[in-house]
Formats: sequence, C1' cells, structure tokens
RNA sequence: GCACAGCUUCGGGGCAGGGUGUAAAUCCCUACCGGCAGUACAGUCUGCGAGUGGGCGCUUUCGCCCAUUGAAUCGGUGAGAUUCCGAUACCGACGGUUAUAGUCCGGAUGGGAGAAGCGGCGC
Repeated sequence: GCACAGCUUCGGGGCAGGGUGUAAAUCCCUACCGGCAGUACAGUCUGCGAGUGGGCGCUUUCGCCCAUUGAAUCGGUGAGAUUCCGAUACCGACGGUUAUAGUCCGGAUGGGAGAAGCGGCGC
C1' cells in the first nucleotide's frame, strides 16, 4: 500500500415581517432552507438514500423483490463548468391540524446513502 472480515463515532436545513379571517408558521405578499457519491466546486446533470404503493417470506417487528419518486435556462471566464461568476426562473413524500404546510407536530431517541477512525488477519 492492497484485499478480507469486524468494531466505534459521525451522518438534514428552513416562515423573520406584513395582509385577510372566528380560526392560517398551512391561503396571499414577502422571507428562509438545500442529504450522500461522481464530475471543474451541483437542491434542478448521472447515480444513490429517505418516502409511498404492491408482492413474497407463517410476517406485527424485520428481511427480500417489483413499481413509483420533484425542479434550469441564458450570458461570462476557462483546456475543461447544465457544478464557478452574473442574471432570471423552478422544485420539495406520507399522516395530523379551528384553514390548504418544503419550513409546525408525528412515525423518528427510527432508518439511511455514506464519511472518518480503530485494532485484527492475509499478501
């Protein structure tokens, strides 16, 4: 240094101000936020994770399989950028709620792509 098996820790942010109303952090104006890997630095490219629906496993937990799963353009620099710079846009699971939720509450002290580290064994 590489391979293998194991363990530990870490691993998602955000409604301030105003309007209407009996009632809204849910509507309207406006504000704010952006998981992981790849790649010239990415919420909108490629892939992954979470969520949802269905099936199977005696199947609630749990595991596996299938399906589904949002959104960007123009200009500039450069060898190279849908990633940087400038401008203008756009997107956001399920359940709950005196009133419709990306931002509140809940499943969740959960799960998780993965990140860092530790010692072991082999080469």